A computed fold for a 692-nucleotide part of an RNA from Pycnococcus provasolii, annotated as large-subunit ribosomal RNA, domain II. The prediction has a mean pLDDT of 84. It matches the Rfam family "Bacterial large subunit ribosomal RNA".

Context: one part of a larger RNA
RNA sequence: GCCUGCGAGUUAUUAGUGUUGGCAAGGUUAAGCGUUUAAGACGCGCAGCCGGAGGGAAACCGAGUCUGAAUAAGGCGUCGAGUCAGCAUUAGUAGACCCGAAACCGCGUGAUCUAGCCAUGGCCAGGGUGAAGUGUUGGUAACACAACAUGGAGGCCCGAACUCAUUGAUGUUGAAAAAUCUCGGGAUGAGCUGUGGUUAGUCCGGUGAAAUGCCAAUCGAACGCAGAGAUAGCUGGUUCUCCCCGAAAUGCAUUUAGGUGCAGCGUCAGGCGUUGUUCUUUGGGGGUAGAGCACUGAAUGGGCUAGGGGGCUUACCCGCUUACCGAACCCAACCAAACUCCGAAUACCAUUGAAUAAGCCUGGCAGUGAGACGGUGAGUGAUAAGAUCCAUCGUCAAAAGGGAAACAACCCAGACCGACAGCUAAGGGCCCUAAACGUGGACUAAGUGUGAAACGAUGUGAGAUCGCGUAAACAGCCAGGAGGUUGGCUUGGAAGCAGCCACCCUUUAAAAAGUGCGUAACAGCUUACUGGUCAAGCAAUUCUGCGCCGAUAAUGAACGGGAGUAAGUACGACACCGAAGCAGUAAGUUUGUCGAUUCUUCGGAAUCGCCAAGCGGUAGGAGAGCGCUGUACGUCAGAUACAAGCGGUACCGUAAGGAGCCGUGUCGGGGCGUACAGGUGAUUAUGCCGGA
Numbered sequence: 001g002c003c004u005g006c007g008a009g010u011u012a013u014u015a016g017u018g019u020u021g022g023c024a025a026g027g028u029u030a031a032g033c034g035u036u037u038a039a040g041a042c043g044c045g046c047a048g049c050c051g052g053a054g055g056g057a058a059a060c061c062g063a064g065u066c067u068g069a070a071u072a073a074g075g076c077g078u079c080g081a082g083u084c085a086g087c088a089u090u091a092g093u094a095g096a097c098c099c100g101a102a103a104c105c106g107c108g109u110g111a112u113c114u115a116g117c118c119a120u121g122g123c124c125a126g127g128g129u130g131a132a133g134u135g136u137u138g139g140u141a142a143c144a145c146a147a148c149a150u151g152g153a154g155g156c157c158c159g160a161a162c163u164c165a166u167u168g169a170u171g172u173u174g175a176a177a178a179a180u181c182u183c184g185g186g187a188u189g190a191g192c193u194g195u196g197g198u199u200a201g202u203c204c205g206g207u208g209a210a211a212u213g214c215c216a217a218u219c220g221a222a223c224g225c226a227g228a229g230a231u232a233g234c235u236g237g238u239u240c241u242c243c244c245c246g247a248a249a250u251g252c253a254u255u256u257a258g259g260u261g262c263a264g265c266g267u268c269a270g271g272c273g274u275u276g277u278u279c280u281u282u283g284g285g286g287g288u289a290g291a292g293c294a295c296u297g298a299a300u301g302g303g304c305u306a307g308g309g310g311g312c313u314u315a316c317c318c319g320c321u322u323a324c325c326g327a328a329c330c331c332a333a334c335c336a337a338a339c340u341c342c343g344a345a346u347a348c349c350a351u352u353g354a355a356u357a358a359g360c361c362u363g364g365c366a367g368u369g370a371g372a373c374g375g376u377g378a379g380u381g382a383u384a385a386g387a388u389c390c391a392u393c394g395u396c397a398a399a400a401g402g403g404a405a406a407c408a409a410c411c412c413a414g415a416c417c418g419a420c421a422g423c424u425a426a427g428g429g430c431c432c433u434a435a436a437c438g439u440g441g442a443c444u445a446a447g448u449g450u451g452a453a454a455c456g457a458u459g460u461g462a463g464a465u466c467g468c469g470u471a472a473a474c475a476g477c478c479a480g481g482a483g484g485u486u487g488g489c490u491u492g493g494a495a496g497c498a499g500c501c502a503c504c505c506u507u508u509a510a511a512a513a514g515u516g517c518g519u520a521a522c523a524g525c526u527u528a529c530u531g532g533u534c535a536a537g538c539a540a541u542u543c544u545g546c547g548c549c550g551a552u553a554a555u556g557a558a559c560g561g562g563a564g565u566a567a568g569u570a571c572g573a574c575a576c577c578g579a580a581g582c583a584g585u586a587a588g589u590u591u592g593u594c595g596a597u598u599c600u601u602c603g604g605a606a607u608c609g610c611c612a613a614g615c616g617g618u619a620g621g622a623g624a625g626c627g628c629u630g631u632a633c634g635u636c637a638g639a640u641a642c643a644a645g646c647g648g649u650a651c652c653g654u655a656a657g658g659a660g661c662c663g664u665g666u667c668g669g670g671g672c673g674u675a676c677a678g679g680u681g682a683u684u685a686u687g688c689c690g691g692a
Base pairs, nucleotide, nucleotide: 002691003690005688006687011094012093013092014091015090016089017088018087019086020085021084022083023082026050027049028048032044033043034042035041036040054061055060064076065075066074067073097237098236100234104227106225107224108223109222115199116198117197118196119195120194121193122192123191124189126158127157128156129154133150134149135148136147137146138145162186163185164184168181169180170179201219205215206214207213212221240625241624242623244621245620250263251262252261253260254259264368265367266365267364268363269362270361271360272359276356277355278354279353282350283349284348290342291340292339296336297335300332301331302330303329307325308324309322310321311320312319371396372395373394374393375392376391377390379388380387401412402411403410418585422582423581427577428576430562431561432560439572440571442569443568456548459546460545461544463542464541465540467538468537476533477532478531479530480529482506483505484504487501488500489499512527516525517524588615589614590613591612592611594609595608596607597606598605599604626681628678629677630676631675632674633673634672635671636670645664646663647662648661649660651658652657
């Protein structure tokens, strides 16, 4: 883990609300007593409680009263029937749905383990070292001292028993809830050990060569029982069915933040009745987006100009000047959440007319108060985050179905039930894979599509503008490309070509005071420019469509795959496929209008039928049922053949469930109907007992 069984909202009481019943301006007894009974029932008991009058702090007054000077004004009342009991559902008080602490306190039991101490016993192979003392000899005046013997000291040495536990390995559901093997420490001592005794648990106990160690496999406070069902704003679990509706993850407050109170949002009952929502008509206020610079600020350039700085002048006062700075003013061009001369769209308020089916009030019962992502508008952050915090809408949450390969939150669309029928949405149609390798004229050559920027580029399509061109353009080829002059300056040199200045004139078809290379300087090559040849387009700029490069990351991946030049891209037209959507068909159920029947306390209720609108659903609210055990009453079958239970089974019911038959069961009870009572329903609590 599996199987059978057990296992969690109960009971009492006090209140609220609903409902059923009794009596009713009244209702009702409690304790107790009497009679009687199988349980119990009936009677008495009127103490008390609720209602029948309120207002005021009160005295007090009273359908009124209080405040007040008031005959004003206002507040609270008067003008709706209660009460007792049963049932249901909530709350309070009790363990209060069940299981679960660590702890706290009281009274006891423990020192057979272990720590210290006390009493009385026991044990320590063998070997080594050789203290004091003593003796002899030497030595001294006598000591001292020395040598050799003797002697046998020591928390001395080596090392068994004994004791301890340093290393490594094994073991780790062990042989063992601490061991085994091996290495190792002590081994005459602060040694080891037997038996008996003693010291204890909160008055912070005992003991401790002190580690918070040990005190019976338990120790930062032992164990047992009791208070006790401690408390647990925490975790887990909480058992049959169907039907209707259906949330919240927000605001304020909180020793509050994962809890709770009130409000918001749900449901049920009663009441009100068009008040709700959407569109439309009309009328409003606004200061957002945008825009603007009229204010407040910020800020660029220019003009003009006070003032300041510098220079000149000067005994002083003046004065002159300036490629310096520069307020104010003017011109031009801008910026702003906390600027506004302006100013939308939406939204909001009211209103007209439609459509739709809500809305409000009172009361019962809740749950929620961790939200998530996506679009839009802001803040924080880095105009980062699957980030965070608001506003607004959507979806998920609590929503299945189709699409996006797969994929809560994206796109389409909201599943009452049945069927191998139809039409569509998003999205699709070559094959996997349902549906035109369809049709029209284009584009792309990159497998772009099927991931990415700045930047770069004679890729290619379309448009625009401006030049040149049969008086021959553009490109190529054949020629020319000269003279004054080596221009002047500079320079060692400068001759078209280091640099500076100027950039003329002539011959010409044309030829620069020279475009680049080159030389030390020249030379040389070349270009502009011109002629010839050739022959019809050529050059530049700009706006766009689709492509190219840029392109580098850690397991293997940038259309789902195959593949494809369309089966890619953009624009048309036309049929098609495609969902639990829509329509059709057959059935169920809820609510409502209407009709019929039955019952009625005349309020209404139940049943049936047509029609219409609904029927996704977590927390949660409301309704209707199934089954189990027992009690009472009624009824049925049955011991002359077979109760319950158990096994099998192809039947019935919308579900919980219910029959029939066969077998087993050799027992004495059982089924059905109505009513009542409850220890009444288990796949889950690391649930509990038992079992394989």